[in-house]
RNA sequence: UUCUUCGGGGCGGGGCGAAAUUCCCUGACCGGCGGUAUAGCCCGCGAGCGCGGCAGGUAUGUGUGAUAAUUACCUGCGUCAGUGCAUGAUCCGGUGUGAUUCCGGAGCCGACAGUACAGUCUGGAUGAGAGAAGAA
Numbered sequence: 001u002u003c004u005u006c007g008g009g010g011c012g013g014g015g016c017g018a019a020a021u022u023c024c025c026u027g028a029c030c031g032g033c034g035g036u037a038u039a040g041c042c043c044g045c046g047a048g049c050g051c052g053g054c055a056g057g058u059a060u061g062u063g064u065g066a067u068a069a070u071u072a073c074c075u076g077c078g079u080c081a082g083u084g085c086a087u088g089a090u091c092c093g094g095u096g097u098g099a100u101u102c103c104g105g106a107g108c109c110g111a112c113a114g115u116a117c118a119g120u121c122u123g124g125a126u127g128a129g130a131g132a133a134g135a136a
Base pairs, nucleotide, nucleotide: 001136002135003134004133005132006131011027012026013025014024015023028120029119030110031109032045033044034043035042040108041107048085049084050083051082053077054076055075056074057073058072059071061070062069090106091105092104093103094102112123113122114121
């Protein structure tokens, strides 16, 4: 450099109600990737919603003598991984050379759309991707 494969998990019971795995009560469960003394909560990345390019198509559009151009929408390709927005959460003690990562204890957090208000249901997603492994 090329190719291939891999690459996210998790709700029971009760209540109210027409309807709730979403609200209330109670008890649970889950944790991508790289860094580092082993990390959901330290540092960084990924995933989300937009913007920007090109081509084609559609429209009783706008405009024109006719084209061009322009507006909106759709499709495809590409682009920068660029840019804007969003982007959550931890303390104490112990051991140790070193740990907010291990051990003990007590806490906290959770994108977007749908829907009776969702970390756990459904959906974009048999997707994408940070990356990892292997082969040449």